Small-subunit ribosomal RNA, central domain from an uncultured bacterium, 350 nucleotides, folded computationally.
RNAcentral holds the full RNA, with entries from ENA.
Context: one part of a larger RNA
RNA sequence: UUGGGCGUAAAGGGCGCGUAGGCGGCCAUGCGUGUCUUCCGUGAAAUCCCUCGGCUCAACCGAGGACGUGCGGAAGAAACUGCAAGGCUCGAGUCCGGAAGAGGGGGGCGGAAUUCCCAGUGUAGCGGUGAAAUGCGUAGAUAUUGGGAGGAACACCAGUGGCGAAGGCGGCCUUCUGGGCCUAUCCUGACGCUGAGGAGCGAAAGCGUGGGGAGCAAACCGGAUUAGAUACCCGGGUAGUCCACGCCCUAAACGGUGGAUGCUAGGUGUGGGGGGUGUCGACCCCCUCCGUGCCGUAGCUAACGCUUUAAGCAUCCCGCCUGGGGAGUACGGCCGCAAGGCUAAAACUC
Numbered sequence: 001u002u003g004g005g006c007g008u009a010a011a012g013g014g015c016g017c018g019u020a021g022g023c024g025g026c027c028a029u030g031c032g033u034g035u036c037u038u039c040c041g042u043g044a045a046a047u048c049c050c051u052c053g054g055c056u057c058a059a060c061c062g063a064g065g066a067c068g069u070g071c072g073g074a075a076g077a078a079a080c081u082g083c084a085a086g087g088c089u090c091g092a093g094u095c096c097g098g099a100a101g102a103g104g105g106g107g108g109c110g111g112a113a114u115u116c117c118c119a120g121u122g123u124a125g126c127g128g129u130g131a132a133a134u135g136c137g138u139a140g141a142u143a144u145u146g147g148g149a150g151g152a153a154c155a156c157c158a159g160u161g162g163c164g165a166a167g168g169c170g171g172c173c174u175u176c177u178g179g180g181c182c183u184a185u186c187c188u189g190a191c192g193c194u195g196a197g198g199a200g201c202g203a204a205a206g207c208g209u210g211g212g213g214a215g216c217a218a219a220c221c222g223g224a225u226u227a228g229a230u231a232c233c234c235g236g237g238u239a240g241u242c243c244a245c246g247c248c249c250u251a252a253a254c255g256g257u258g259g260a261u262g263c264u265a266g267g268u269g270u271g272g273g274g275g276g277u278g279u280c281g282a283c284c285c286c287c288u289c290c291g292u293g294c295c296g297u298a299g300c301u302a303a304c305g306c307u308u309u310a311a312g313c314a315u316c317c318c319g320c321c322u323g324g325g326g327a328g329u330a331c332g333g334c335c336g337c338a339a340g341g342c343u344a345a346a347a348c349u350c
Stems, first nucleotide, its partner, number of pairs: 004321003007304002012318001014201002017198001021194003025088003029084003034080001035077008049065006091191001092188002097182002103177007110154001115149007125136002162169002206247006215241002220236004258317006266295011299306002323350003332343004
C1' cells in the first nucleotide's frame, strides 16, 4: 500500500462550533473541460505473445503479425457528473401561539444538622472497638435547656424520572440567558451533511494570587492489630475540599458503540406535548409527534449479545487499528509557573 476492520479481541477523537476540502433534494433548458462512440495521428527499435523460417535440435538469430491499458486531434451523443441561467418545496431555516425541565450566569433568602463560644440544670464518667487503648472529663466533660458565631451541604419530594453537546446539573425566590419539543400555518427557496487544520468548552486532583475554613481529610503524629504493619480499625490532624480571578487539559471523559440521512415485525413501561371520543371533574380508552427504558421477529454477530435509541440493510464525511514486551517511553518539536500534557520512534527481545 492493497485487503480487512474499530461494543467486549488492536482500534471512535472527551465534547460541541466551524475553515479548507469531500459529498449533496425535485423539474425543465442550454453548454460540452468529466463520461461515451467512431475515425486519424502518435505510442522508436529491441524485449514479451502468435505464426513461419535459418544454424543437425535448442539457446540464439531473421521475417511477418499482434499488443502497447496512454496522449493529441477531428466528428458526434447528452443518460449520469459538472457548469450557466431559471423554477419548485418534501431537506434546512424563520414568524405567531403553547407546555415541560437539577440547562447556564448573577443576586437574595431559608430550615435541619455538625462544630465552637457564653449561660443554666447536673455528676462521674464520656468516647471508641471484634476486643481495647491512645483521646476527652472533677480546671465539671458526656447528657440536657436557652442564647450566639461561622462554614459547608441541601433530608423527604426522588423515580429504571427530567435537562444539557460532553464534562455535568438537585432547598426556595428573583433577574439575565441558551437549547430542545408540540400545534396550525406563513415566509425564504437547497441556504444542507460532514469536517483535516483552527479556536472554544472540558469531572476530580494539582498550580498561582488573595480570601475563607464548620465538617471531612492525603501527608503527618499517636493507639491498636501483627512475626513485621511505613496498611486495613481507632484518636488527633495540615494541605485540600469552599469563594474570586488566572492556569492546568487529564479520566473506566463509558453506551467501552463518531456524526448525518433513508429503509426494515410487534409487545410493554415511563416523561413532555397535541388531537379524537365518552357521563366532558378527576379519570379511562384510542390515535399521533418528541424523548427515555425493558422484551422480542427478521437480519447481523466468533460468541456474548444487538434488534426503529441496531451492533440490521444502504449512502456521505471525519477519527482510529495492523502481534506481545520495549512504550504511550526516549529524542526532537509545540504547550505549561510547575506538576506535566500533546505529538511519537528504534535497538533489543519473545